Glycine riboswitch aptamer from a Sphingomonadales bacterium, 87 nucleotides, folded computationally. Its mean pLDDT, the model's own confidence on a scale to 100, is 77. The sequence was found by an Rfam model in a public genome assembly.
[in-house]
RNA sequence: CGAGCGGGAGAGCCCGAUGCCCUCACCAGGGGCAAAGGCGCCGAAGGAGCAACCGCCCCGGAAACUCUCAGGCCAACGGACCGCUCG
Numbered sequence: 001c002g003a004g005c006g007g008g009a010g011a012g013c014c015c016g017a018u019g020c021c022c023u024c025a026c027c028a029g030g031g032g033c034a035a036a037g038g039c040g041c042c043g044a045a046g047g048a049g050c051a052a053c054c055g056c057c058c059c060g061g062a063a064a065c066u067c068u069c070a071g072g073c074c075a076a077c078g079g080a081c082c083g084c085u086c087g
Stems, first nucleotide, its partner, number of pairs: 001087007012039001014038002018034006040073003046069001047067003053061003
């Protein structure tokens, strides 16, 4: 570094054009799912920044810190990182 297994946090079950499904003979009404967009929020894919620190200085490096472009905000999936095994 790659593969497998196990663990693995935070923050919305908000509003909602529209579409689909169920109930219904049809309409209306009711229920469910998805979702453009809006508002609020989170930091642990990725990305960016640098006070201390390292390198004598310039300049550069860099975190679990900062930002939130990207990503995410029931569960699932994903997930930095940690442990074990194999190559």